This is a predicted complex of two RNAs, RNase P RNA and transfer RNA, with 477 nucleotides together.
The prediction has a mean pLDDT of 77.
It holds a member of the Rfam family "Bacterial RNase P class A". By type it is a ribozyme.
This record gives sequence, structure tokens and C1' cells, in this order.
RNA sequence: UCAGACAGUCGGGCGGCCGCUGCGGCUUUCGGGUCGGAGAGGAAAGUCCGGGCUCCAUGAAGACACGGCGCCGGGUAACGCCCGGCCGGCUCUCCCGGCAUUGGGUGAGUUGAGGGAUAGCGCCACAGAAAACAAACCGCCUCCUUUCGAGGCAAGGGUGAAAAGGUGCGGUAAGAGCGCACCGCCGGGUCGGCGACGACACGGGCAUGGCAAGCCCCGCCGGGAGCAAGACCGAAUAGGGACGGCGCGCUUUUGCGGAUGGGUCUUCGCGUCUAGUCGUCCGGGUUGGUUGCUUGAGCGUUGGGGCAAUCCAGCGCCUAGAGGAAUGGUCGUCGUCCCGGUCGUAGAUCGCAGAUUUACGGUUGGGAUACAGAACCCGGCUUACAGACUGUCUGGCAAU
RNA sequence: GCCCCCGUCGUCUAGAGGCCCAGGACGCCACCCUUUCAAGGUGGAAAUCGCGGGUUCGAAUCCCGCCGGGGGCACCA
Repeated sequence: UCAGACAGUCGGGCGGCCGCUGCGGCUUUCGGGUCGGAGAGGAAAGUCCGGGCUCCAUGAAGACACGGCGCCGGGUAACGCCCGGCCGGCUCUCCCGGCAUUGGGUGAGUUGAGGGAUAGCGCCACAGAAAACAAACCGCCUCCUUUCGAGGCAAGGGUGAAAAGGUGCGGUAAGAGCGCACCGCCGGGUCGGCGACGACACGGGCAUGGCAAGCCCCGCCGGGAGCAAGACCGAAUAGGGACGGCGCGCUUUUGCGGAUGGGUCUUCGCGUCUAGUCGUCCGGGUUGGUUGCUUGAGCGUUGGGGCAAUCCAGCGCCUAGAGGAAUGGUCGUCGUCCCGGUCGUAGAUCGCAGAUUUACGGUUGGGAUACAGAACCCGGCUUACAGACUGUCUGGCAAU
Repeated sequence: GCCCCCGUCGUCUAGAGGCCCAGGACGCCACCCUUUCAAGGUGGAAAUCGCGGGUUCGAAUCCCGCCGGGGGCACCA
């Protein structure tokens, strides 16, 4: 300097004119006028997770059902989010062995809905001998002179997405973990680590396949609805109709029992059980105001702890609150990008007095300037996004 | 603003891991029948299963994310 990957920041600047919505001051003939100040986002989006807040009953404990989550540790109000690590997959670099295919190890990047298949059940189409208590199509070997037949084997072929540990040596009639060495797997053990896990030696020859985004098992979490929640005021109407639940029993009272209240059940506790109340549907009326409403897990900066996510402390700041819904338009200029004209410099090619073309710079004309608009509020995820900038890593080229 | 449901030939639908590059009905096309039309008979075409990823040997079907469409929710008595 160029290219790629990942992470982060920004996402038009300035000025003039005309507007829009709240707030504060002044003024008013109560209609308004005038001045000042404020006014969208990184996703405001999808509504996919987690909370605050409000109501439903202010509930507590346990079991069941249903739903969700799932390596380990940390962060957090919480999470299915974030950070760090472990293990597996992929790519690359380097090292060792080897003729080579390739095998083992180190490091970096990236990626994984990553508990359990030795709790149990189920599924594995077609092909194939056989798809998981095993089995034998071709084949190999033995007996029989041969055919036929009987028996042994699972190395090789073939099928398939997947074939019952791999390589080598020995062994054998042929073979086979049949035996051995190394690698892999399983089991318990020792050591290291908070842990996932790793290392080491020992034991087992090892029919222990795959699927849990199939049922399920284990562990953890979860009551439901949502600001059109909810509270207050006002206006209007036929203060209506149908169906269903409760409106209960004993006792002089206290009380005991029963019913009902947010999936079911059990135990405890709480509220209600007096003239109607609650739920669903039909019909009727209104389309008003106030509140909830924006100071908050808030933002900026400095210092400190931590690898990091993030946490702690000091100082400073107030930053939309509308409600069918404001935050805009236009002009000038500058910036960025794209296309073109012209001039200059450097290079390349050719048919070398010249032409074509590439890069950079000056000047000039035209066009474009993304995705997208708060609606109770936060933390995440996902999706959309013209362009610009910064950092880390890897690789190429050039110079030192 | 909030909540819920759906997406398969032109239309309505079946399907619930392999028997499905997807079956049926109506419609469409061709032929037969008829003097002709209708009806009837025979045959045929017509689907990237809304789109993109993932799980699996294998996905219309299971999981995730988008896209499109539809419906409901105000207050009073």
C1' cells in the first nucleotide's frame, strides 16, 4: 500500500426563507398575538425472548398436567442475551515420521439448538445375505476323484446414507481381537483444574451403529392478561332481553361445615355468601375530558478493579410526550458517490511524425445522497440499510 | 398499539418423515358419441407445497427466521 474476514463508530455540515406540535414568559377585544427554548432511530421495524408497571385474589407449601430452556464458569433486575473457557467440525500456518496416499502434534481464525442412545419404547424407505437377540448372495477353505451334498469362515467383492473397531506383524486348512504392538473405544482409579474437561498408568478384546428440532428420562424456569392494562369525571340510552354459576346448612352468639374466587388436586391462610351478584350472547347509547406519561436497571466524562462481558466511586447534565398522531419543505453553498467533457503528469499497446487505453491531479456539466417515522417504558435477539471512518488478524506486493 | 389464525395445480381440498418430483373434485384441452349443442365416455396438461436456512441418509410434514393475507380487542348502562 492492496485484498479478505471480524469488531466498532457515524450515517450529511453551514446559512437564508416559509411552515408543524408541545412547554415557559408577556399581552389580549378571550378568537388570538408576540418572544424565548425544545422536538425520532440504530434499527423507532418484526412483536421473537426477558423484565418493570397495572388489574385479575397481595397468598404460602407440595404433587400432577402443559409449555420453554439445556457443555462449564462468570456478567445481569432477568433472559433463549453477552463475555471467557472446554469439546467437536471446517480452513490455514508450522513441526515430526513417511517414497507417497496419509497419520500424529503445535498455533491462529471460524463455526456448533453442544445434557442423556449403558433407563425404556419407537423408527432406519429402496437396495442388500443381513439395518442391530444377528445373518451369508458372490467368495475362501476342508471332506468326497468330480458333480451333487455336508461342514467351517467372515479377510475380499457387491448393496446402501450407514455393515459390527483401524493399521501392521504373527497365526491358520481358510480365516477371525484368535494372539501381540500402536491408535481408537469402554470401565473404574490417581493426579491437575471451581468446573466442562485434560494427563497418566491399569483393566476389558470391544455385535458398544445412527436418530431425542420422535416419544421419553434427568436438571432448571414459568399463574393469566395486557396502557384499547387500570383509575377518576362528564354526556346519552329501552337502566332492556336470553342462557348459565353462586345466592347454602347447623348453632342464642362466638363458632363449625359447605360453596365460590387465576390449569387440576391436597394442606394451611385470606376475601365474599343479602337482596341480588358474576360470566357469555343479543339489543341500546357515546365516540368527550383528566390521569397512567416519562428522572430512568438514564446519559456524558474522569479514575479504579477485571483477559473480557461488566462492576464500583467522583463530577456534570435533563434529553419528544403528541395522541388519527407534530419533528417538514424550498433555495444557496460545501462534503460524499456515479456518469461525461476538457487540460496536465506518469505508464502500457500498436501499423511508433501519431492513435488507443489505464491510473492520478486540476477545472467544468448533469444526476444521486440509504433503510426507514417514537405511541407506557427498559434489556436483548432477528431483519432492512447508499456511503464514510477507525481498530485487530491473515495473505500478496514494494522499501528499509 | 396489542392479541390470534392461515398459506398445497386456475378454484376447493387430501396429506401427520420414505409407499408422494404430491392424490381427488370442479374447471381447462384433445378425441369418441350426436345432424349440432348439452349430458355421457376415454385420455392429457396443470403445483419451485409462500420464501430462505437448519435437523435427518431422506422434509409438504419437524425446528428457526422472514414475506403475504385474514380476523378480533374502546367506554357506559